[in-house]
Molecule: Bacterial large signal recognition particle RNA
Organism: Solirubrobacteraceae bacterium
C1' cells in the first nucleotide's frame, strides 16, 4: 500500500416548555436522517444522564474536534423610533354644540298674544255595570249493569190430577253511577282585557272650558354681541404588571463550507 473479516461510533440537529438537573413524548425552526413499546393530573434516568427489544451501516464523502457562515428561537431595551389601545389633564388651542340678547325674514294675534285665577281630563287606588277572553258546570248526543237497577222474559225449574199459576237465568230494550264528545244558548268563577259611571288621591308637564287682562308669541338664519357654559370630536400633554412593528444589545444555534484527527485481526 492492497484484500478479507470485525469493533468503537453513526442511523438527525436546534430552540422552547417542564425539571434539582439530563433526555423523551408536546409546541416551534431547520431539514429528510431505522422499526416496535412507554410517556404531560407525565415516562425513564442521575453529571457516564431516556429505559426495554430488534435491524442497517461501519474506519471513512458517512465518525470525532476546531474555525467560518448563518435560517431560526429566547431575554433585555417606555432614556432608540413609529403606530394603536385604555385612563387623566387642558377651552388662556381649533372645531362643534348649548344658553341669553340684538337684527333680518316669515307665520299668527283686538274675531283677543304671552301670562294669571279657577274647574276638569290624561295619571294612581278602590268600587259598580256592560262586553270580550279563559276555565268549569249544566243542556244535548253516544256509550254504559253476568248477579246485589227496571220492563219483557225463549229455554229450563217449581206448584197443580188438569185448567192454569209462580219465581226467574240468557237475550233484547230503557236507564243509574261512570266514561267520551259538544257550534251556539244558559249559569258560576277569574284578572296590570276594553268602554262607561261613582268615590278618594295626585297636581311637574300637556290638553280643554270659563273668567281676568290688554300686545305680543312662535319658527328660521350665527348676520352680530355676550357666557370665567359643555372635554362632544380633534390637537397638545401625562400615566400604563397595555399591545404591535422596526432597530439596538445579548444568548442559543440547524443546514452548509474549510482544516485537522482517529482503531483491531488475518493474508499478500
Nucleotide at each position: 500500500c492492497c484484500g478479507u473479516g470485525c469493533u468503537a461510533g453513526g442511523c438527525g440537529g436546534g430552540g422552547u416548555g417542564c425539571u434539582a438537573g439530563c433526555g423523551g413524548u408536546g409546541c416551534c425552526c431547520u431539514g429528510u436522517a431505522c422499526c416496535c413499546g412507554c410517556a404531560a393530573u407525565c415516562c425513564g434516568c442521575u453529571c457516564u444522564a431516556g429505559c426495554g427489544g430488534g435491524g442497517c451501516u461501519g474506519a471513512a464523502u458517512c465518525c470525532c474536534c476546531u474555525c467560518c457562515c448563518g435560517a431560526g428561537g429566547g431575554g433585555c431595551u417606555u432614556a432608540g423610533g413609529c403606530c394603536u389601545c385604555g385612563g387623566g389633564g387642558u377651552c388662556a388651542g381649533c372645531g362643534c354644540c348649548c344658553c341669553g340678547g340684538u337684527c333680518g325674514c316669515g307665520a299668527u294675534g283686538c274675531u283677543g298674544a304671552u301670562g294669571g285665577u279657577c274647574c276638569a281630563g290624561u295619571c294612581c287606588c278602590g268600587u259598580g255595570g256592560c262586553g270580550a277572553u279563559g276555565a268549569a258546570g249544566a243542556c244535548c248526543c253516544g256509550u254504559g249493569a253476568a248477579c246485589c237497577a227496571g220492563g219483557u222474559c225463549a229455554g229450563g225449574u217449581c206448584c197443580g190430577g188438569a185448567a192454569g199459576g209462580a219465581a226467574g237465568c240468557a237475550g233484547c230494550c230503557u236507564u243509574a253511577a261512570g266514561c267520551g264528545g259538544u257550534c251556539a244558548c244558559c249559569u258560576u268563577c277569574a284578572g296590570g282585557c276594553g268602554c262607561c259611571g261613582c268615590g278618594g288621591g295626585g297636581a311637574c308637564a300637556c290638553u280643554g272650558a270659563a273668567c281676568c287682562g290688554g300686545a305680543g308669541u312662535c319658527g328660521c338664519g350665527c348676520a352680530c354681541c355676550g357666557g370665567c357654559g359643555g372635554c362632544c370630536g380633534c390637537g397638545c400633554u401625562c400615566c400604563g404588571c397595555a399591545g404591535g412593528c422596526c432597530g439596538g444589545c445579548u444568548u442559543c444555534g440547524a443546514c452548509g463550507g474549510a482544516g485537522g484527527g482517529u482503531g483491531c485481526a488475518c493474508g499478500g